Predicted 3D model of a 74-nucleotide RNA (transfer RNA) from Antrophyum semicostatum. The coordinates come from a structure-prediction model, not an experiment, and the mean pLDDT is 82. The sequence is in RNAcentral, with records from ENA. Its Rfam family is "tRNA". About the family: Transfer RNA (tRNA) molecules are approximately 80 nucleotides in length. Gene Ontology term of the family: triplet codon-amino acid adaptor activity. Rfam classes the family as a transfer RNA. It is recorded under the gene name trnfM-CAU. Lineage of the source: Eukaryota > Tracheophyta > Euphyllophyta > Polypodiopsida > Antrophyum.
[in-house]
RNA sequence: CGCGGAGUGGAGCAGGUUGGUAGCUCGCGAGGCUCAUAACCUCGAGGUCACGGGUUCAAAUCCCGUCUCCGCAA
Numbered sequence: 001c002g003c004g005g006a007g008u009g010g011a012g013c014a015g016g017u018u019g020g021u022a023g024c025u026c027g028c029g030a031g032g033c034u035c036a037u038a039a040c041c042u043c044g045a046g047g048u049c050a051c052g053g054g055u056u057c058a059a060a061u062c063c064c065g066u067c068u069c070c071g072c073a074a
Stems, first nucleotide, its partner, number of pairs: 002072006010026004020057001028044005050066005
C1' cells in the first nucleotide's frame, strides 16, 4: 500500500436495510420498602451519534473525504 469490520451518555450494546421523538442492560443520584444492608419498585441526571463537507424541509441513518482501533492478505 490492498481488503473487510468497528467508533452512539461512565461501561457493554441496539437502532442504520425503510431518513422523521436517540433507546436497552449495568452503573450513578434521589425517593419508596426494610430495624438495617442487599434485593426489589418509582423517578431523575448524563449523548457535538469519531471528525469535516455534501444531499434533503429534515441525517446516527444516504453520498464524499479524513482520523483512530481490530482482523485478513502481502